[in-house]
Molecule: transfer RNA
Organism: endosymbiont of Sipalinus gigas
RNA sequence: CGGUAAGUAGCGCAGUUUGGUAGAGCAACUGGUUUGGGACUAGUAGGUCAGAGGUUCAAAUCCUCUCUUACCGA
Repeated sequence: CGGUAAGUAGCGCAGUUUGGUAGAGCAACUGGUUUGGGACUAGUAGGUCAGAGGUUCAAAUCCUCUCUUACCGA
């Protein structure tokens, strides 16, 4: 320098195919249970979907540019 893939909750990820209410798990917090803790159980909170612009009634999803990371090639 060229190509490919990834970026979504504190963490690892799904959702993109076919645009239509942003999700489950672990972790955190609260209650129950327990002498207490753990385990179990019920619930709660936590997101500008990497950034910017565009298309659309509507964008995590489609288009363009940029950033970061990984891999391949030179």